[in-house]
RNA sequence: UGGGUCGACCAGGCGGUCGCGUUGGCUGCGGGUCGGAAGAUGCCGCAGGCACCGAGGAACGUCCGGGCUCCGCAGAGCAGGGUGGUGGGUAACGCCCACUCGGGGUAACCCGCAGGCCAGUGCCACAGAAAACAGACCGCUUCCCGGGGCCCUCGCGGUCGGAGGAAGUAAGGGUGAAAAGGUGGUGUAAGAGACCACCAGCGUGCCGGGUGACCGGCACGGCUCGGUAAACCCCACCCGGAGCAAGGCCAGACAGGGCGCAUUUGAGGGCUGCUCGCCCGAGUGUCCGGGUAGGCCGCUGGAGGGCGUCGGCAACGGCGUUCGUAGAUGGAUGGCCGCCGCUCCCGCACCGGCAACGGAGCGGGAGAACAGAACCCGGCGUACCGGUCGGCCCAUCCC
Numbered sequence: 001u002g003g004g005u006c007g008a009c010c011a012g013g014c015g016g017u018c019g020c021g022u023u024g025g026c027u028g029c030g031g032g033u034c035g036g037a038a039g040a041u042g043c044c045g046c047a048g049g050c051a052c053c054g055a056g057g058a059a060c061g062u063c064c065g066g067g068c069u070c071c072g073c074a075g076a077g078c079a080g081g082g083u084g085g086u087g088g089g090u091a092a093c094g095c096c097c098a099c100u101c102g103g104g105g106u107a108a109c110c111c112g113c114a115g116g117c118c119a120g121u122g123c124c125a126c127a128g129a130a131a132a133c134a135g136a137c138c139g140c141u142u143c144c145c146g147g148g149g150c151c152c153u154c155g156c157g158g159u160c161g162g163a164g165g166a167a168g169u170a171a172g173g174g175u176g177a178a179a180a181g182g183u184g185g186u187g188u189a190a191g192a193g194a195c196c197a198c199c200a201g202c203g204u205g206c207c208g209g210g211u212g213a214c215c216g217g218c219a220c221g222g223c224u225c226g227g228u229a230a231a232c233c234c235c236a237c238c239c240g241g242a243g244c245a246a247g248g249c250c251a252g253a254c255a256g257g258g259c260g261c262a263u264u265u266g267a268g269g270g271c272u273g274c275u276c277g278c279c280c281g282a283g284u285g286u287c288c289g290g291g292u293a294g295g296c297c298g299c300u301g302g303a304g305g306g307c308g309u310c311g312g313c314a315a316c317g318g319c320g321u322u323c324g325u326a327g328a329u330g331g332a333u334g335g336c337c338g339c340c341g342c343u344c345c346c347g348c349a350c351c352g353g354c355a356a357c358g359g360a361g362c363g364g365g366a367g368a369a370c371a372g373a374a375c376c377c378g379g380c381g382u383a384c385c386g387g388u389c390g391g392c393c394c395a396u397c398c399c
Stems, first nucleotide, its partner, number of pairs: 001395010012340007020054002023051002026048006032041003056370001060381002063379005068243004080239005085099005100114001101112004115234002120232002122228003137173002139169006148160004152155001181199006200224001202221008247297004254290001256288006268280004304323008342367007350359003
C1' cells in the first nucleotide's frame, strides 16, 4: 500500500418562524365549597400567554424468557408443548461466555436443531440386476449339450468351440448420494476376511490427563449388517392458564328495591331577592344498588445507565461514586426557511511524480436511509443513505 476478518460507535449541527403533547406557575371566565352578605378559595373545568421537557438502534416483528396483575392449585401422575455436546453466567431463556467434537478457510476467523437407528416400527426418489437377515446385468470359472472348423494311425479318434442350459463367484465393468472396510499376500476351477500382515473404524478392559464433554497410550475381540430421529418413537430435563382491553377505584343516565311526604284538606315545580298571590300538577324527596356512558389509578425509578476499583480467560458479579422530566388514548415529539458540515456527479484550474496515481481548492447540481414509544425489562430475528475508530490475519514493497 492492497485485500480480508472481527468488534465498538454516530445516525447531521446551529438559528429563525408556524404548530402539537405532558407538567408547573400567571391572567381571565364558569362551576363547586365556605359565608347573612361583601367576598374568599391549597377544589374542578375551559380559554389565553409563559417556562421546562418530549422516540430508536432497531421504538419494528411479537419469535423466546421474565417482572407485574387476576384466576386456578394438597401431592403425584397422564395428556400436550418445548429443550438437547460439556462447564459456567443470569430473575429466566431456545440468550450470552469459555471449552470439546465435526465442517469450511493459506490465515485472522466463520458455521453447526451437536442425545439415541446393537428397544421396536417406517422410509430411501431417479438410475440400476440388486437399496438391507443383500444382489448375478456384463464379465470370470466349472460342468452338460453342441451346428461346425482343423489334424490323423479314418475310429463311437483327438483338438478348438458359437448359440443354449445348470451351478459357483462380489476380484473387474456398469448404475447410483450410498453397492456391505482399504492395500498386499496366501488360497482357489475362478473367487471371497475363507485365512494372514499392516492400516482405518467399532466394541471391551486397563493406564495417564481434564470439574466435564473429551483427549492420549497399551492390550484383546469378532473381522466389522448403509443412511435417515427438522420420521414415528425412546431417554434426560423444563413448563398451570390468561394477559395492562391484566386488574382496581369513582360514578351520570336508566332498570329494580327500602323509607318519608303526598294524591283536591295539594307533595313537588314555575313566575319572584323574600312573603302574599297566580299557574301547572300525580307523583316526588332521599337512601341502597348493579354497573353502562364518562373519568381516575395502574403509568413509569428499574434485574436502570456512566465512571472507577476488585474478582473472573470471558459472559458476568461485588463495592464505591455519579446521572436522570416521553407517558399519548384516535393516539403529541412535526412543517417551512437560512447558514454550516457530510457523500456523490460535472466543469475549471493548482502542487508532487517520467507515469500509474496521490494531495489540496473554487463553482454548479443531486442526495441524506430504515423506521416511530403505548405496562416494563432481558434476548433473538429482520430493515437501514452514509460515516468514524480500533484489534487481528494474508499478500507485496522499502529500511
A computed fold for a 399-nucleotide RNA from Arthrobacter crusticola, annotated as Bacterial RNase P class A. The coordinates come from a structure-prediction model, not an experiment, and the mean pLDDT is 76. Lineage of the source: Bacteria > Bacillati > Actinomycetota > Micrococcaceae > Arthrobacter. It was read from a public genome assembly, where an Rfam model found it. Of the family's consensus pairs, 94% are formed in the model. Rfam family: Bacterial RNase P class A. Rfam links the family to the GO terms ribonuclease P activity, tRNA processing and dimeric ribonuclease P complex. By type it is a ribozyme.